[in-house]
RNA sequence: GCUACUGUGGCUCAGCAGGUAGAGCGACGCACUCGUAAUGCGUAGGUCACCGGUUCGAAUCCGGUAAGUAGCU
Numbered sequence: 001g002c003u004a005c006u007g008u009g010g011c012u013c014a015g016c017a018g019g020u021a022g023a024g025c026g027a028c029g030c031a032c033u034c035g036u037a038a039u040g041c042g043u044a045g046g047u048c049a050c051c052g053g054u055u056c057g058a059a060u061c062c063g064g065u066a067a068g069u070a071g072c073u
Stems, first nucleotide, its partner, number of pairs: 001072006010025004019056001027043005049065005
């Protein structure tokens, strides 16, 4: 230098034929218990790497930028 892939709550990941963003774990609260753990119920937390474009509507499609991983040279 070229090619491909990755990025979504604190962590691990779903969601890609465009239609209000989810799960498990974790955190907090309540219940249960003599108490803790476990269990059950609930709450908070993400403008989906960034910048543009298309569209009535973009995490999703298109272009670009900066990173990371792998391969090639």

This is a predicted structure of a 73-nucleotide RNA (transfer RNA) from an uncultured Clostridia bacterium. Rfam family: tRNA. Rfam classes the family as a transfer RNA. The family is grouped with related families in Rfam's "tRNA clan".